[in-house]
RNA sequence: GCCUCGAUAGUUCAGACUGGUAGAACGUUACCUUGGUAAGGUAAAGGUCCCGGGUUCGAAUCCCGGUUGAGGCU
Repeated sequence: GCCUCGAUAGUUCAGACUGGUAGAACGUUACCUUGGUAAGGUAAAGGUCCCGGGUUCGAAUCCCGGUUGAGGCU
């Protein structure tokens, strides 16, 4: 230099192929339960979907460029 894959909640990740309300588990908080904890149950909060631009009525998703991580080729 070139190629492939990844970046989404505090953490680990789905969702992208097929554009249409952003999700799960764990964690956090409140409540229930207990004599009190843990465990269990119920509920809630928590998001610049890496960045910029484009297409579209509408983009996490499609297109272009960039940043960064991993792997490969020379």
Model confidence (mean pLDDT): 83 of 100. A computed fold for a 74-nucleotide RNA from a Candidatus Woesearchaeota archaeon, annotated as transfer RNA. The sequence is in RNAcentral, with records from ENA. Taxonomically the source falls in Candidatus Woesearchaeota (Archaea, Nanobdellati). Rfam family: tRNA. Rfam classes the family as a transfer RNA.